[in-house]
RNA sequence: CCAGGGGGCCGGGCAGCCGCGUCAUCGUAAGAUGCCGAGGAAAGUCCGGGCUCCACGAAGCAAGGGUGGCGGGUAAUGCCCGCCGGGGGUAACCCCAGGGAAAGUGCCACAGAGAGCAGACCGCCUGGCAACAGGUAAGGGUGAAAGGGUGCGGUAAGAGCGCACCGGGGUUCUGGUAACAGGGCCCGCAUGGCAAACCCCACCCGGAGCAAGAUCGAAUAGGGGCGGCGCGCUGCGGCUUCGGCCACGGCAGGUCUGUUUCGGACCCGACCGCCCGGGUUGAUCGCUCGAGCCGCGUGGCAACACACGGCCUAGAGGAAUGGCUGCCAGCGGGGAUACGGUCUCUUAUGGGAUACCGUCCGCGCUACAGAACCCGGCUUACAGGCCUCCUGGCGUU
Numbered sequence: 001c002c003a004g005g006g007g008g009c010c011g012g013g014c015a016g017c018c019g020c021g022u023c024a025u026c027g028u029a030a031g032a033u034g035c036c037g038a039g040g041a042a043a044g045u046c047c048g049g050g051c052u053c054c055a056c057g058a059a060g061c062a063a064g065g066g067u068g069g070c071g072g073g074u075a076a077u078g079c080c081c082g083c084c085g086g087g088g089g090u091a092a093c094c095c096c097a098g099g100g101a102a103a104g105u106g107c108c109a110c111a112g113a114g115a116g117c118a119g120a121c122c123g124c125c126u127g128g129c130a131a132c133a134g135g136u137a138a139g140g141g142u143g144a145a146a147g148g149g150u151g152c153g154g155u156a157a158g159a160g161c162g163c164a165c166c167g168g169g170g171u172u173c174u175g176g177u178a179a180c181a182g183g184g185c186c187c188g189c190a191u192g193g194c195a196a197a198c199c200c201c202a203c204c205c206g207g208a209g210c211a212a213g214a215u216c217g218a219a220u221a222g223g224g225g226c227g228g229c230g231c232g233c234u235g236c237g238g239c240u241u242c243g244g245c246c247a248c249g250g251c252a253g254g255u256c257u258g259u260u261u262c263g264g265a266c267c268c269g270a271c272c273g274c275c276c277g278g279g280u281u282g283a284u285c286g287c288u289c290g291a292g293c294c295g296c297g298u299g300g301c302a303a304c305a306c307a308c309g310g311c312c313u314a315g316a317g318g319a320a321u322g323g324c325u326g327c328c329a330g331c332g333g334g335g336a337u338a339c340g341g342u343c344u345c346u347u348a349u350g351g352g353a354u355a356c357c358g359u360c361c362g363c364g365c366u367a368c369a370g371a372a373c374c375c376g377g378c379u380u381a382c383a384g385g386c387c388u389c390c391u392g393g394c395g396u397u
Stems, first nucleotide, its partner, number of pairs: 001393010012328007020037002023034004039368001043379002046377005051209004056263006064205005069083005084098001085096004099200002104198002106194003121140002123136005148166006167189001168187008213285004223276006232251004237246003253267004292311004297306003329366004334361003339358003342353004
C1' cells in the first nucleotide's frame, strides 16, 4: 500500500426570529419565567417477563404447544457467554432446526441389473465347435447416493478371502464439572440417506391482554324465549284449606374441569348452550423512579455479579418537540489555478512535468425512520463518516 475478518461510536452542529407540550413558580385573569421534551432501531409483533383481570384450590394423567451438545449468566427466554462436535474458508473468522434410523410406519422420482433386504447390463474366469452353462462382484456404466477406503498377498478369475494402515464396533485407562479428547487391548466388522417426515426420548408451559383493568357519573327493561342435565329419601320443629308447604340437619345425586383422587362452594336452576331485545360510548386514574442510567474498583476467559459514588432525562390523549434565515460539517460531481504538496533533472541555486492532494468559485444532496403501560432480547432497514484489534499478500528498512 492492497484485499479480507471481528468489535465499538456518530448519524448532523451553531446562532437569530416566530411557534408547540407536560411540570414548577408568580399572577384575579390574560399571561410571564424556568427545567425538560422521540430511537438505535421507537419498526416487525417473533420470544421472555413485570403489571392487571379471569379460571374454586392441590396433585397426577391425557390432549395441545415449545425447546434440543455441555457448562455458566439472567427475573426469564427459543436470549447472551464460554467450551465440545460437525461444516465452509489459506487464515483471521463464520455457520449449524447439534438427542434417537437396531421401537414402528413412511419417502428416495427418473435412470439403472439392483435404492430395504438387495442386484448381474457391459466386463473377467472356467467348460463347450457353437448355442449355452457355471463362478465372480475387483474394473466399467446408470445415478444425488450402489453395502467401507488405499496397498500387498492370494485366486481359474475375484471377493475382508487373509494381512498392514485408515475407518467402524466393544472394552478399559488417563485428562476434563461435563459434552468430549487421547492411549491400550479385542473383533473382519453385510445392512445407505431423510426425523426442517410421522414418531420415540429428555426438559419446560393456566388463559387473556392497557382496546388489561379500577373508580365516579349518567341511563335503561332486576327484560323475554328455547334446550340440556336431577326431577330424590329421611329426622326434628312449625303452619295447614289435610292436597301439602317452610326452616334446620343427615344420606344420596348433580354443577363448578378433558379426566381421576382429595378438599371447598353451590343446587328444583347451580351450571352449560342458543336466540331476540334494551341502556351507556362522559370524566378521572392506570401513565412513568425503573430487574433504570453513568463512573470507578473487586471477582470472573467472558456473559455478568457485588460494593462505593453520582444523575433524573417525554407522558401526549386524535395525539406536542415544528417553520424560516444565515454560517458551518460531511458527501457527490463541475470549473479555475502550477501558489504549496507530489514526481523528475541538477553538486547546489534553480528548472521541467502534472490538476493526483491541498487552495479558490459556485451547484446539488445529507440515510433508515416518530414514543402511546413498561422492561430484557432477537430479526429487519440504514446515505455517509470515525476509532480500534486481527488475518493474508506485495514492497521497503
A computed fold for a 397-nucleotide RNA from Novosphingobium sp., annotated as Bacterial RNase P class A. It was read from a public genome assembly, where an Rfam model found it. Of the family's consensus pairs, 95% are formed in the model. Lineage of the source: Bacteria > Pseudomonadati > Alphaproteobacteria > Sphingomonadaceae > Novosphingobium.